[in-house]
This is a predicted structure of a 471-nucleotide part of an RNA (small-subunit ribosomal RNA, 3' major domain) from an uncultured bacterium.
Context: one part of a larger RNA
């Protein structure tokens, strides 16, 4: 000097503590441990593994294992040599790939060749998701959006090192003011970016309708119209700027006016020095080390989906603030051409049939649910729960058995609010309720977005868990 202490002083943070909802109990999703297997590929391991790589395993994917087949090779360059195309199209066999035959077939020339393309012996080599993240580079997690981390000069101190950054206010912040042998400055903070919240302006189609006019069962449908809303460029607007109090006449704090918004307005991107030999040699790159008719490569078939059991993480529930019928109201974000797919028709449906319209503020997906009104169940293992099985059926794809998704009707299990622990959230948040995408042929209760309804509670910092200064 740092680090730790069940030492002290001060501060923070959903950390407690007040609430509100959960998970721990059940069924069933998915993920891991174990176990079995021929093989159930690998990685990921408190917090920071474990709906985690995987934004989607039936074939492929795909590394895993059985078995068939290839050894200059599925892919690069170099290559004696031979074809002439590249490429198409039949046959034989075979699980299937490999394998074996047939057929059609280039360009320029000085006819010596050359261009381009195929094939190829031998061999240089390819390959390798084989091994070392304790040999690496990039990237990422975390402590932590916590306020620290540092230099140059200079003083001080034999040194190591100190000072500066330590004190007194104060702030979300080493923010800032004051003081001081220490004065500067750098990397973080804040600001500069995106967004949302309000007005003005340009602009007016595919959006939008106030006057006029036409017009319809209805409709911005059409004439038109530039005011609204929107859309999307511009610019304003919030800066303790203005007032009273407090305070050291200061930083700054407490209240009010004005405002759409008040002291960071609300998100969001942004992560200082560094800690964990974290996490990735399986994105990719790469050093060594291994393997070369195999640890490379390819085709069928299985696995990756197994089940005594253990744990995480969710989705549905145990109902009356619920459940069903019938009616009927309001979004915002997104996708759409090998797409989205409307009206119409047909089935209980699940989908078929159709094929209008859109590369889309036009067209379509698209029904927004909760709500709302009214009707039925009156506390029941029920008109609750839907797990599990049987039927029939319906997409998707060479192809749903092992292992897919939906429908229908039949069945109706287990559950009556969960020990001991234990999560999550401070406001458009919690909690509900439904839409969307991307991966995608097909396959979300999962992820990331996107609105709709919208709560309590915070006295307070003695515990308990991180964090920071000082001692």
């Nucleotide at each position: 000097u740092g680090a730790c202490g069940g030492g002290g002083a001060c501060c923070c943070g959903c950390a407690c503590a007040a609430g509100c909802g959960g998970u721990g109990g059940a069924g069933c999703a998915u993920g891991u441990g174990g176990u079995u297997u021929a093989a159930u590929u690998c990685g990921a391991a408190g917090c920071a593994a474990c709906g985690c790589g995987a934004a989607g395993a039936a074939c492929c994917u795909u590394a895993c294992c059985a078995g068939g087949c290839c050894u200059u090779g599925a892919c690069a360059u170099c290559g004696a040599u031979c074809c002439g195309a590249c490429u198409a199209g039949g046959a034989a066999g075979u699980a299937a790939u490999g394998u074996u035959c047939c057929u059609a077939u280039c360009u320029c020339u000085u006819c010596g060749g050359a261009g381009c393309g195929g094939a190829g012996a031998a061999g240089a080599c390819a390959g390798g998701u084989g091994g070392u993240g304790c040999a690496u580079g990039g990237u990422u997690g975390u402590c932590g959006u916590c306020a620290g981390c540092u230099c140059g000069u200079g003083u001080c101190g034999u040194g190591a090192g100190a000072u500066g950054u330590u004190g007194g206010g104060u702030u979300a912040a080493g923010u800032c003011c004051c003081g001081c042998a220490a004065c500067g400055a750098g990397c973080g903070c804040a600001a500069c970016c995106c967004u949302u919240a309000u007005c003005c302006u340009u602009a007016g189609u595919a959006a939008c309708c106030a006057g006029c006019g036409a017009g319809u069962g209805a409709a911005g449908u059409c004439g038109g119209g530039g005011a609204c809303u929107c859309u999307a460029g511009g610019g304003a607007g919030a800066c303790u700027g203005c007032c009273g109090g407090g305070g050291a006449u200061g930083a700054c704090c407490c209240g009010g006016a004005g405002g759409a918004a008040g002291g960071u307005g609300g998100g969001g991107a942004c992560g200082a020095c560094g800690u964990c030999a974290a996490a990735u040699c399986a994105u990719c790159a790469u050093g060594c080390c291994c393997c070369u008719u195999a640890c490379g490569g390819u085709c069928u078939g299985g696995g990756c989906u197994a089940c005594a059991c253990a744990c995480g993480u969710g989705c549905u529930a145990c109902a009356a603030u619920g459940g069903g019928g019938c009616a009927u109201a309001c979004a915002a974000a997104g996708g759409g051409a090998g797409g989205c797919g409307a009206a119409g028709g047909a089935g209980u449906g699940a989908u078929c049939c159709g094929g209008a319209g859109c590369a889309a503020a036009c067209c379509c997906c698209a029904a927004a649910a909760a709500g709302u009104g009214u009707u039925c169940c009156u506390c029941a293992g029920u008109u609750c729960g839907g797990a599990u099985u049987g039927u029939a059926g319906g997409c998707u794809g060479c192809a749903a058995c092992u292992c897919g998704c939906c429908u229908a009707c039949a069945u109706g299990a287990a559950g009556c609010c969960g020990g001991a622990a234990u999560c999550g959230c401070u406001a458009g948040u919690a909690a509900u309720c439904g839409c969307a995408a991307a991966u995608c042929a097909g396959a979300a209760u999962g992820u990331u977005g996107c609105g709709g309804u919208g709560a309590a509670u915070a006295c307070g910092u003695u515990c308990c868990c991180g964090g920071g200064u000082c001692u």
It matches the Rfam family "Bacterial small subunit ribosomal RNA".